[in-house]
């Protein structure tokens, strides 16, 4: 110095005056994000409720550890990509079944003999070549009429105890010629989990009218099934009246800083601090220093995850010059 790759901060201010919500009467303090956005997982909380159980359905799917939970996060093992740093992975099961894989091609999975090679013939045979995305495990030999796991070596594969690891595996050995390919984000099989509707949940106060009309024995918040409760009221449709206000609501699995303990997520002690609650929806302008734009506006509330985007700093790879 150039190119890569992985982490991390911030989002733009002080001080003033004026407008705006909020607010102890008033003043005071406080007044949008790192992603607020997507509605994609997981909560919390509130009804159904006095209740559940099987089935059906749907989600995840290497392994141990973190959390309130998770499909998330942290460490690893495989396997692939990449010179590397490093990224990715819908990573249980193909011998329980079933189904796909046009065409080509003799023959496409419990599957061959086209063309070749030997052979006088009967007949051998799959090493060579064609065809295909895929074609009877690769290499090299030994042997044979010509050939082949037919036999050796080595690699792969299967299975088997040793060793190391919680453990997913891994390392070396040791029998075994051994082919029963691919595909489960294709039906399925296996293990594990899952009630349901959402703050426009729900509570109270107000107001108003018509319990008219019509259906049903039923009705219980995903479906069906058994079980429980519930019974002349109730449930469902259409039809008419009314619709104001107050909660819910903002102290939380919260947040800062140290300190331990862990490879880390993450845990625990100690101190400190409160930091929007609006309801047609509040955040602006000016003055002075100064460096300002980009993606972008809360509306129960939290933990992930996806994406949008600008400027900085730091490790590490690799490749080039110089000392």
């Nucleotide at each position: 110095c150039a190119g890569g790759c992985u982490c991390u901060a911030g989002a733009a201010g002080u001080a003033a005056u004026c407008g705006c919500u909020u607010g102890a009467a008033a003043u005071a303090u406080a007044g949008a994000g790192g992603a607020a956005a997507g509605u994609c997982c997981g909560g919390g909380c509130u009804c159904c409720a006095u209740a559940g159980g099987a089935c059906a359905c749907g989600a995840u799917g290497c392994u141990g550890g973190c959390u309130a939970a998770c499909g998330g996060c942290c460490a690893g093992g495989a396997g692939c990509a990449g010179u590397a740093a490093u990224g990715c992975u819908a990573c249980a099961g193909a011998a329980a079944g079933u189904g796909c894989a046009a065409c080509a091609g003799a023959g496409a999975g419990g599957a061959g003999a086209c063309c070749g090679c030997c052979g006088a013939a009967a007949g051998g045979u799959a090493a060579g070549g064609g065809u295909g995305a895929a074609a009877g495990g690769g290499u090299a030999g030994u042997g044979u009429a010509a050939g082949a796991g037919a036999c050796u070596a080595c690699c792969g594969c299967u299975u088997g105890g040793a060793u190391g690891g919680u453990g997913a595996c891994a390392u070396a050995c040791a029998a075994g010629g051994c082919a029963u390919g691919g595909u489960a984000a294709a039906c399925c099989u296996c293990a594990u989990c899952g009630g349901g509707a959402g703050c426009a949940a729900g509570g109270c106060c107000a107001a108003a009218u018509a319990u008219g009309u019509g259906a049903g024995u039923g009705g219980u918040u995903u479906g069906u099934c058994c079980g429980a409760c519930u019974a002349u009221a109730c449930u469902c449709a259409c039809g008419g009246g009314u619709a104001g206000g107050c909660u819910g609501c903002u102290u939380g699995a919260g947040c800062u800083u140290a300190g331990g303990a862990g490879u880390a997520a993450u845990c625990u002690u100690a101190a400190g601090c409160c930091u929007a609650g609006a309801u047609a929806g509040a955040u602006g302008a000016u003055u002075a220093c100064a460096u300002a734009a980009a993606c972008a506006g809360a509306a129960c509330u939290c933990g992930g995850c996806u994406u949008a985007u600008c400027u900085g700093g730091a490790a590490c790879c690799u490749g080039u010059u110089a000392u």

Overview
A computed fold for a 323-nucleotide RNA from Candidatus Physcosoma equi, annotated as Bacterial RNase P class A. It matches the Rfam family "Bacterial RNase P class A". Rfam describes the family as follows. Ribonuclease P (RNase P) is a ubiquitous endoribonuclease, found in archaea, bacteria and eukarya as well as chloroplasts and mitochondria. The family's RNA type in Rfam is ribozyme. The organism belongs to Candidatus Physcosoma, within Bacteria. Model confidence (mean pLDDT): 77 of 100.